The RNA shown here (transfer RNA) has 84 nucleotides and comes from a Candidatus Beckwithbacteria bacterium.
[in-house]
């Protein structure tokens, strides 16, 4: 110093051809079943800001292209490989 991978939620990780950001498991929060608890089942759960009803915001970070970006182009940051 080249090169090729990757970064999404409180964890792991899903998103097809650019077309509703959060499936699906874990977690955690109320219920329920228990004498009580485990384990099971229900039902919620991205952050904030609101009594709600609702609003702002968010995919490492900047910028571009588009009617419209987690995806396509550029640049930088971090990991993680692979040549020298």
């Nucleotide at each position: 110093g080249g090169c090729c991978a990757g970064a999404u939620g409180g964890u792991g990780a899903a998103a097809u051809c650019g077309g509703u950001a959060u499936a699906c498991a874990c977690g955690c929060a109320a219920g329920a079943c228990u004498u009580a608890a485990a384990a099971u089942c229900u039902u919620g759960u991205g952050a904030c800001c609101g009594c709600a009803a609702g609003g702002u915001u968010g995919u490492g970070a900047g910028g571009g292209u588009u009617c419209g970006a987690g995806u396509c182009c550029c640049u930088c940051u971090c990991u993680g490989g692979c040549c020298a």
Its Rfam family is "tRNA". It is annotated as a transfer RNA. About the family: Transfer RNA (tRNA) molecules are approximately 80 nucleotides in length. The sequence is in RNAcentral, with records from ENA.